[in-house]
RNA sequence: AGAGUUUGAUCCUGGCUCAGAUUGAACGCUGGCGGCAUGCUUUACACAUGCAAGUCGAACGGCAGCACGGGGGGGUAACCCUCUGGUGGCGAGUGGCGAACGGGUGAGUAAUGCAUCGGAACGCGUCCUGUAAUGGGGGAUAACCUGGCGAAAGUCAGGCUAAUACCGCAUACGUCCUGAGGGAGAAAGCGGGGGAUUGGCAACGACCUCGUGUUAUAGGAGCGGCCGAUGUCGGAUUAGCUAGUUGGUGGGGUAAAGGCCUACCAAGGCGACGAUCCGUAGCGGGUCUGAGAGGACGGCCCGCCACACUGGGACUGAGACACGGCCCAGACUCCUACGGGAGGCAGCAGUGGGGAAUUUUGGACAAUGGGGGCAACCCUGAUCCAGCCAUGCCGCGUGAGUGAAGAAGGCCUUCGGGUUGUAAAGCUCUUUCGGCCGGGAAGAAAUCGCUCAAGCUAAUACCUUGGGUGGAUGACGGUACCGGAAGAAGAAGCACCGGCUAACUACGUGCCAGCAGCCGCGGUAAUACGUAGGCAGCGAGCGUUGUUCGGAGUUACUGGGCGUAAAGAGUAUGUAGGCGGUUCUCCAAGUCUGGUGUGAAAUCUCCCGGCUCAACCGGGAGGGUGCAUUGGAAACUGGGGGGCUGGAGUGCGGGAGAGGGAAGCGGAAUUCCUGGUGUAGCGGUGAAAUGCGUAGAUAUCAGGAGGAACACCCGCGGUGUAGACGGCUUCCUGGACCGUAACUGACGCUGAGAUACGAAAGCGUGGGGAGCAAACAGGAUUAGAUACCCUGGUAGUCCACGCCCUAAACGAUGCAGACUUGGUGUGGGCAGUUCAUUCUGUCCGUGCCGGAGCUAACGCGUUAAGUCUGCCGCCUGGGGAGUACGGUCGCAAGGCUGAAACUCAAAGGAAUUGACGGGGGCCCGCACAAGCGGUGGAGCAUGUGGUUCAAUUCGACGCAACGCGAAGAACCUUACCUGGGCUCGAACGGCUGGUCAACGGUAGUGGAAACGCGGCUAUCCCGCAAGGGAGUCCAGUCGAGGUGCUGCAUGGCUGUCGUCAGCUCGUGUCGUGAGAUGUUGGGUUAAGUCCCGCAACGAGCGCAACCCUCGUCCUGUGUUGCUAAGUCCGCAAGGGCUGCACUCUCAGGAGACCGCCAGCGAUAAGCUGGAGGAAGGUGGGGAUGACGUCAAGUCAUCAUGGCCUUUAUGUCCAGGGCUACACACGUGCUACAAUGGGCGGUACAGACCGUUGCCAACCCGCGAGGGGGAGCUAAUCGGAAAAAACCGUUCUCAGUUCGGAUUGCAGGCUGCAACCCGCCUGCAUGAAGCUGGAAUCGCUAGUAAUGGCGCAUCAGCAUGGCGCCGUGAAUACGUUCCCGGGCCUUGUACACACCGCCCGUCACAUCACGAAAGUGGGUUGUACUAGUAGUCCUCGGGCCAACCGCAAGGGGGCAGAGGCCCAAGGUAUGACUCAUGAUUGGGGUGAAGUCGUAACAAGGUAACC
Repeated sequence: AGAGUUUGAUCCUGGCUCAGAUUGAACGCUGGCGGCAUGCUUUACACAUGCAAGUCGAACGGCAGCACGGGGGGGUAACCCUCUGGUGGCGAGUGGCGAACGGGUGAGUAAUGCAUCGGAACGCGUCCUGUAAUGGGGGAUAACCUGGCGAAAGUCAGGCUAAUACCGCAUACGUCCUGAGGGAGAAAGCGGGGGAUUGGCAACGACCUCGUGUUAUAGGAGCGGCCGAUGUCGGAUUAGCUAGUUGGUGGGGUAAAGGCCUACCAAGGCGACGAUCCGUAGCGGGUCUGAGAGGACGGCCCGCCACACUGGGACUGAGACACGGCCCAGACUCCUACGGGAGGCAGCAGUGGGGAAUUUUGGACAAUGGGGGCAACCCUGAUCCAGCCAUGCCGCGUGAGUGAAGAAGGCCUUCGGGUUGUAAAGCUCUUUCGGCCGGGAAGAAAUCGCUCAAGCUAAUACCUUGGGUGGAUGACGGUACCGGAAGAAGAAGCACCGGCUAACUACGUGCCAGCAGCCGCGGUAAUACGUAGGCAGCGAGCGUUGUUCGGAGUUACUGGGCGUAAAGAGUAUGUAGGCGGUUCUCCAAGUCUGGUGUGAAAUCUCCCGGCUCAACCGGGAGGGUGCAUUGGAAACUGGGGGGCUGGAGUGCGGGAGAGGGAAGCGGAAUUCCUGGUGUAGCGGUGAAAUGCGUAGAUAUCAGGAGGAACACCCGCGGUGUAGACGGCUUCCUGGACCGUAACUGACGCUGAGAUACGAAAGCGUGGGGAGCAAACAGGAUUAGAUACCCUGGUAGUCCACGCCCUAAACGAUGCAGACUUGGUGUGGGCAGUUCAUUCUGUCCGUGCCGGAGCUAACGCGUUAAGUCUGCCGCCUGGGGAGUACGGUCGCAAGGCUGAAACUCAAAGGAAUUGACGGGGGCCCGCACAAGCGGUGGAGCAUGUGGUUCAAUUCGACGCAACGCGAAGAACCUUACCUGGGCUCGAACGGCUGGUCAACGGUAGUGGAAACGCGGCUAUCCCGCAAGGGAGUCCAGUCGAGGUGCUGCAUGGCUGUCGUCAGCUCGUGUCGUGAGAUGUUGGGUUAAGUCCCGCAACGAGCGCAACCCUCGUCCUGUGUUGCUAAGUCCGCAAGGGCUGCACUCUCAGGAGACCGCCAGCGAUAAGCUGGAGGAAGGUGGGGAUGACGUCAAGUCAUCAUGGCCUUUAUGUCCAGGGCUACACACGUGCUACAAUGGGCGGUACAGACCGUUGCCAACCCGCGAGGGGGAGCUAAUCGGAAAAAACCGUUCUCAGUUCGGAUUGCAGGCUGCAACCCGCCUGCAUGAAGCUGGAAUCGCUAGUAAUGGCGCAUCAGCAUGGCGCCGUGAAUACGUUCCCGGGCCUUGUACACACCGCCCGUCACAUCACGAAAGUGGGUUGUACUAGUAGUCCUCGGGCCAACCGCAAGGGGGCAGAGGCCCAAGGUAUGACUCAUGAUUGGGGUGAAGUCGUAACAAGGUAACC
């Protein structure tokens, strides 16, 4: 620090997700040790049991229990009983202090809180420092005793008694009050020591002294109460709140200011800088994260606050409205004798419950601290320790060295090996930790004793302080630590391995099971599931889940945006607010700067130190960005004052304009009405029909009525803020612009709320209504057509008044100001200038093109989307949704404001390359057209589908499967079926063991054969032999075999687009990039063929050419070919010789290149025509198939991975099947006849084949064929007859002398064998068929058509296939249309690419939400009622120790009563909120449902608001 994910790819926007850190965690697997921390986040739910606050006898009366002493009694004694407060002490009690601390929790609380900084009107027990006192009396009361009530808790009555309890009196330095004269108000003692004197019988006092206490008061320290300022979460779908409310006066109250309370008076106070209300929440120091700013959090520790079962209340006290106090009310629990009582773990443990989840009913007061006490000491679940838990952080260990035969085993394998792996074993060492044995701290020093000194004192007592010294005190704990012996001995897991993200193989599974943080894996070869091996990661842990921050610049202060991605409000005026020209001066609020105070400790950072290190802990420093206060500065902002004119405005002078409002006027056109002329149609459409018209339309003429809109002018011209504004005239009226420089003197900009205007449609009332025209009706179209088209037609459109308030209200661009190169139009004004209506300059407006710059790109570009300033509005992923609810506006329609649940991983912008378009342009092709002949109809052949079958083996399926694989299924082939056999097997290799010479040959026999049974025959090499070798067979074994599966695992081969003209690369250039350029453009070509141009220049694969063949000529060659001339034989045909001229054969060469001429063209490329030539513009034909596409075809040609099979899916054999047949399709053959059929005669080929072959002559047969055997391994012989054609003859339009299917009979050939199931021949038979519907195929010249010939396969079997030659046409105007293709361009929401994408209803399932008669809860307001406990006030009467009084009585008090206030409760009525509700509404989601086709291309009616 980034990464993954939208796309075919790209850039951008934008969300989602990941890597990091974190944690009071939990869960899963695993678990050796130690240190230090942490440990109910949930029910502030309920709690059994124990403990958590007591102490003081030096305040007091006492004395139950314990101990001691003393007396008495019993007993030999031990000892027992009893009396005695005398002593130590002390239960209970009176009294004092404490219990308001410490400990817990976070419910409430959004301010009565907290934090920071200040303030004035206060209080204070204990403590400290002063000052002054501490005199003298009194009356009670617990305990105790007696009696009563009660189950208990407890309580009542009577009697006795003490105090540091209580009450007076005296005194009053100071204190308080005051009318300034005066008045008021205190106290308590206790303990230690002492020696003269003294009281007392004594104990013990007086006295002195010390200590401690008490009282008053002043001050301090510290603590607490109160007030202010600033800061302190979310919601405006909470906008108004407030009657003690705001202030004043009097009174009351408090420790104290104050409406804190009360009476009266006034009418205030708070709020958009967010009052009130609702929700949520203890706050801070800090913690986590982050570079920081910030964000989130507030557990442990520290500070503050609040609370203590819930609500209310006061009492006591220095302090409480009191966690372990009281009273009342309520809920709950417990006891009960039913009459009454008791209780409050949010103290420490612990229990139940809740929960994913959180510990021991431990030890000790040894230390630290707290309470009480003079002290000893007691108490202390504060605390210190221990226990439990890997909950976290930190540290240590589970060994170290050596060790290659790279062991075994595992896994993989290309079978060679690789890997686990120096890993193990083995050898040599070490011993941390753990276990065992032994030693063994620090934490402890005070208090205390003794002693010394000082102080106090009469005092060497006492006491206090300090020093010295002595002894005691440890829960943890025999712990830390140290030593010793033994021994590698006891100690490794977890998750991951497709990318992000380090780490790969095998097997299993087969869209199953499963995984998954995101993208996504799994449908038979899964590095993604499961297991294993291996690797990588961390390690006593590891992973998962949750949380927070980060990454996220994804709320943007630092640090974002708004033309098209989300986002500028429809426009303007203007309030608050924000911002504000220039100059001088003052102030010092902001600002800057110095000082001071504070910012607790802990935490954090740095340094040093202590535990062996670290975590942890100690010390010091820093930081703490803040607040307050006090000096200083005066530039800038601000404030006060005085000026200025440049911003803004006014005046004056001009001209422009569909700016607005009102009234009037005008012509053209449509329609209607009247009349005339006139006759059969008009109208409308793609074509029609509805409609109108013989009752006279349309057309035409004249006249009239009425409404609406204003052609031409008219212009990317003008005006207006926007919406918008268009005939002419008049009136009223707004604004802008130009010129001038007289006036004002910052008067300005923006603008939340607010207000005004605001197209069309729509609404209300009243008019108006020609045309147009939602709805509606009819006619068409269509599968349908509630549409598009047509004929009609009502609201509406128009006017007046009033509403509505929205638009793709758009420049998708807020307003204002400043600055920043240019060019060229145009509207308005001014100035100068010109012969000019010309030109120049300038201001304002409005367009286009473009520079810098900006932008994701497109684009913007002085009219900015550039560079800046001010202010406002708005955005934060898509859907849900501009929806719901609430509020508000509206007559309504609806507008404004405006969510959530749920769901997705995208949704988007711009640009790129393709593909596509019922987009455009250009151009090709037997693509259409023009022609010729077919197919589709018939019969047959053949292939396919289907069906059938035991099997009808398999494959091929639009073009590009279907006379295809198959160049030839009777057996074989053969893969299929039935049946019969074999299992090392039908063929092959290796090894082991055995047999025998083996193999072989050959009778017989069963059988359909295969296969068995079985007789005979003969015998190899080396070696003396044993034995060995080669070989056969048998047995075993490793390998076999498979036309079994997967062509979607593959190689190879092939088809197709397509013989179409394309497909690319290097370098350069352009672009952020995908990519572009080149390859586009202008011409041209069959061609990306060539030329020219050009930021391109070159190159490659294709095209063309090179190759083969045909066509002309030449040269060479002449046998088996040829035969002109010569010659010989022969009557002739013919044959021989000679010959190689010709034909021909085989080789080699020549020839054609737009080369020549003319025209066209840019002078080019080239095109057109001509000459010459056998051939002319690629001469004809062939071979040759770019990058790629179709997961095209083939595992059955072959090869091959994987899977499956192994007495069978292998193999052998016989028979059957592949040849079936209601049908359907493809490809063909033969025909339907006279351009023909039959018969007879006569011609002319090429290419090819032949020795298990072709087969001549000749003979036989009607023929197929048979016999025969010459020749030929072929320019020699043979197949071999070419046929159509031509000549002649016959048939005469008919199901025929056409046609030949079918069937019968008789034959032939091949073959082991023609039944299923071959071909051929003869005779007989003689079917359908008379030119073929929709539709469809081939062909552009030696082509189509037509005629025959040959070859491959092959024993035999072509109407198929591949070739050959003969005869030999017609037509092409042309490119509109159909199909296919190429190039350029355009649009796109397509990219599996239009066989694409995609919308809505309906149906089904499911989820969340809204509405709903209502129903049930919670919170809260208001009104009334009620009124416990309790403070306060009042009080007739009742009762009462202290004081006053001789007394009566008074003062005062107690109980009681009444009153104010008041909690719970009750009644009524609202508000908010949650849950639920028959039914209902839309929404989301869900591989293969229904209906249509809305959108994306001109999406087939352009789309959209």
About this RNA:
This is a predicted structure of a 1505-nucleotide RNA (small-subunit ribosomal RNA) from an uncultured bacterium.